[in-house]
């Protein structure tokens, strides 16, 4: 370089659960583990949801209110990224 055959990748993330740490809790982090995910990558801007510490109210039993805490694997938005076709 040619021919034949085969293929659609290469890979990535990581639910539940378990263990440890952390936090008032929701949750988060790490290890194990995979339910799933072309955006189940990043982002708290909008909606929605979770918790209720400090605080406030109260019938003073406890209950209620309430994010400034949290959830991106609840939805939308913004940004980035992969494959195929053209």
């Nucleotide at each position: 370089g040619a021919u034949g055959c085969g293929c659609g990748c290469c890979g990535g993330c990581a639910a539940a659960c378990u263990u440890g740490c952390u936090g008032a809790a929701a949750g988060g982090c790490a290890a194990g583990g995979a339910c799933g995910c072309a955006a189940c990558a990043c982002u708290a801007c909008g909606g929605g949801g979770c918790u209720a510490a400090u605080g406030g109210a109260u019938c003073c039993g406890a209950u209620c209110c309430g994010a400034u805490g949290c959830c991106a694997g609840c939805c939308g938005g913004g940004u980035u990224g992969c494959c195929g076709g053209u």